A computed fold for a 351-nucleotide part of an RNA from a bacterium, annotated as small-subunit ribosomal RNA, central domain. Its Rfam family is "Bacterial small subunit ribosomal RNA". Its family is annotated with ribosome and structural constituent of ribosome in the Gene Ontology. The coordinates come from a structure-prediction model, not an experiment, and the mean pLDDT is 88.
Context: one part of a larger RNA
């Protein structure tokens, strides 16, 4: 292990493909395993249930008889449903063909702005910094300007409640190669869906291995300040990191704290992509219609707060996953990992 849950109380896996299983579209036709009905057999005894009796004064209880229960086997029927086979169809799903948007991915090349070195010029005594100093830099010329070069990370403005990807994320421009996804009107395939235990890829930061590469920033660390004290906050430098190449860790408030599919149930109002109509020179000006993103809200749900056609609302199907609180996301074993740890995961006690 039932029953009832899982946005905020305990509970949605970090995302996606997928094996195995579970589920599963219309219409016919076959069977008849499951399913239902009947009929026989059997199902000891004793218990259990009725039902007609007996006995203890009754009653519990004890007791004859009968029949029934529940299960199997054998034989007949029946054919809606489920499972098997056959045939056919298109509402699902897939594929063409035409269009369209878009920071989706990888590679390669470029371009200003900013800092920061490094050199040269002009110029002199301050500069930085904070609440207020000091450390600090600077007369061996700093700060400030200009000028030329080097170097690394990062894209202001457009920018948006926009856009795009499964999440995890993805922004200068160009090209090059490559994934998805919308819409349209017609063909094609003809159920090929749906979820998905094990497995498998993918997975922000931070960490780790080798090599490189280092402006800024900046965990350790120093040092000045505050301070009763300051091993923080604030200041000056500053090591790893942070940036690149391969390879590794597998984590998160990896959050919409809300698994995915499908179908059904008032509307009103923005914005992105599409079409299709009516009118105009034309335009997002109307109407309309699909797919995606926000806001407010009828039922209806909620413990409330809020959800509300992107349902937390009415239904179905797969998967995940809670069962008082703390010891505990530990122990101790298996798996993983180079480590760091990761994943799987208790109990004594104790309120």
């Nucleotide at each position: 292990u039932u029953g009832g849950g899982c946005g905020u109380a305990a509970a949605g896996g970090g995302u996606c493909c997928g094996u195995a299983g579970a589920c599963u579209c219309c219409u016919c036709g076959u069977c008849a395993a499951g399913u239902u009905u009947u009929c026989u057999a059997u199902u000891a005894a004793a218990u259990c249930u009725u039902c007609a009796g007996g006995g203890c004064u009754u009653a519990a209880c004890c007791u004859u008889g009968a029949a029934g229960c529940u299960g199997u086997g054998g034989g007949a029927a029946a054919a809606a449903c489920u499972a098997a086979c056959g045939a056919g169809g298109u509402a699902g799903a897939g594929g063409g063909c035409g269009u369209u948007a878009g920071a989706g991915g990888c590679c390669a090349g470029u371009g200003g702005a900013a800092u920061a070195c490094a050199c040269g010029g002009u110029g002199u005594a301050g500069g930085g910094g904070u609440g207020a100093a000091a450390u600090c830099c600077g007369u061996u010329g700093a700060u400030a300007u200009c000028g030329u070069g080097u170097a690394g990370a990062a894209c202001a403005c457009c920018a948006a409640a926009a856009g795009c990807g499964a999440a995890a994320g993805c922004a200068g421009c160009u090209g090059g190669c490559u994934g998805g996804a919308g819409c349209g009107a017609c063909c094609c395939u003809g159920a090929c869906g749906u979820u998905g235990a094990g497995g498998g890829a993918c997975g922000a930061a931070a960490g780790c291995g080798u090599g490189g590469g280092g402006a800024g920033c900046g965990a350790a660390g120093a040092g000045g300040a505050u301070u009763a004290g300051a091993u923080a906050c604030c200041c000056u430098c500053g090591u790893a990191g942070u940036c690149c190449a391969c390879g590794c860790c597998c984590u998160a408030a990896a959050c919409g704290a809300u698994g995915g599919a499908u179908g059904c149930u008032a509307g009103c109002u923005g914005g992105u992509g599409g079409g299709a109509g009516u009118g105009u020179c034309g335009a997002c000006c109307c109407u309309u219609u699909c797919a995606c993103u926000g806001g407010c809200g009828a039922a209806g749900c909620u413990a409330a707060c809020g959800c509300g056609u992107u349902a937390a609302g009415c239904a179905u199907c797969c998967c995940g996953c809670c069962u008082g609180g703390g010891a505990a996301g530990u122990a101790c074993g298996g798996c993983c990992g180079c480590a760091a740890g990761g994943u799987u995961g208790a109990a004594a006690c104790u309120c």